c-di-GMP-I riboswitch aptamer from a soil metagenome, 91 nucleotides, folded computationally. It matches the Rfam family "c-di-GMP-I riboswitch aptamer". About the family: GEMM was predicted in a large-scale screen for bacterial structured RNA regulatory elements. Rfam links the family to the GO term cyclic-di-GMP binding. RNAcentral holds the sequence, with entries from MGnify. The model forms 95% of the base pairs in the Rfam consensus. Its mean pLDDT, the model's own confidence on a scale to 100, is 87.
RNA sequence: GACAAGGGCAAAACCGGAGUAAUCCGGUGACGCAAAGCCACGGGUCCAAGCGCAUCCCCACGGGAUCCCCUUGGACAGCCGGGUUACCGAA
Numbered sequence: 001g002a003c004a005a006g007g008g009c010a011a012a013a014c015c016g017g018a019g020u021a022a023u024c025c026g027g028u029g030a031c032g033c034a035a036a037g038c039c040a041c042g043g044g045u046c047c048a049a050g051c052g053c054a055u056c057c058c059c060a061c062g063g064g065a066u067c068c069c070c071u072u073g074g075a076c077a078g079c080c081g082g083g084u085u086a087c088c089g090a091a
Stems, first nucleotide, its partner, number of pairs: 001088001008033002013028006031078001037084003041081003044076007052068001054066005
């Protein structure tokens, strides 16, 4: 970063599997991607559990749902930044 060349990856959806879940793996499939290769280092988003706090509901000295905050564990690299490796060689 080229209306180049050789190619590569694979969104959603569906099927099967793992997981409490986020999500991941395999197959089909292509929305797109010049790193949509790899790495959780920084920010962010998501899930789970625990504590605190507030609101609502009910069979109300208990139970349930939701929001917010903190902590711990996990996930996302196709959210951004960063690190690192790599094909081609026009402008």